RNAcentral holds the sequence, with entries from MGnify.
Predicted 3D model of an 80-nucleotide RNA (c-di-GMP-I riboswitch aptamer) from a soil metagenome.
RNA sequence: GACAAAGGCAAACCAGUCGCAAGGCUGGGACGCAAAGCCUAGGGCCGGCCGUGAAAGCGGUCGGCAGCCGGGUUGCCGAA
Numbered sequence: 001g002a003c004a005a006a007g008g009c010a011a012a013c014c015a016g017u018c019g020c021a022a023g024g025c026u027g028g029g030a031c032g033c034a035a036a037g038c039c040u041a042g043g044g045c046c047g048g049c050c051g052u053g054a055a056a057g058c059g060g061u062c063g064g065c066a067g068c069c070g071g072g073u074u075g076c077c078g079a080a
Stems, first nucleotide, its partner, number of pairs: 001077001008033002013028006031067001037073004042069002044065009
C1' cells in the first nucleotide's frame, strides 16, 4: 500500500463443551481484517464476590476481553 497476484485469519449467529458469570475451546459460518501473526492487562471495557451507600456510584479483591486504544516482537506479496 495498487479495483495486482499468491496465500492467511474469521465478527454476528448456530451446534457441542467448560465456566456462577464475563467469557473460553471445538466444528459450522463470514461481518470484516495488511499484522484480525505472536507476546503484553499500561489505559479502557465486562463479570463474580466483599465493603460502603437509600440509590447511582465509589473502593477492595478474584477473573475475563488483545477484533477498543497503546507498547514489544516476527513476518508474506509488492506496481507507481
Notes:
Model confidence (mean pLDDT): 88 of 100.